[in-house]
Glycine riboswitch aptamer from an uncultured Pelagibacteraceae bacterium, 88 nucleotides, folded computationally. Its mean pLDDT, the model's own confidence on a scale to 100, is 79.

RNA sequence: AAAUUUCCUACGGGAGAGACUACUUACGAGUAGCGCCGAAGGAGCAACCACCCCGGAAACUCUCAGGCAAAAGGACCGUACAUAUUAA
Numbered sequence: 001a002a003a004u005u006u007c008c009u010a011c012g013g014g015a016g017a018g019a020c021u022a023c024u025u026a027c028g029a030g031u032a033g034c035g036c037c038g039a040a041g042g043a044g045c046a047a048c049c050a051c052c053c054c055g056g057a058a059a060c061u062c063u064c065a066g067g068c069a070a071a072a073g074g075a076c077c078g079u080a081c082a083u084a085u086u087a088a
Stems, first nucleotide, its partner, number of pairs: 005084001009080005018034001020033005035068003041064001042062003048056002
């Protein structure tokens, strides 16, 4: 001390599934029932990695949570900012 990479922030893109039925409502939504979705989060197994000990690990699986018009949210991607670590 830069690139890469990690975290934060901003902008843009961003799927799936009942505008279900009943009751209530301050019309924001809530409660109950049945049916569904997976890309917040969470959990499980695994290729693989690591191993003194402790283990780590998915977009797969589950559906606790969340969601099923719009809005909001949204893994992930791009751009910018910025933080940390760290070669030659």

Background: Of the family's consensus pairs, 89% are formed in the model.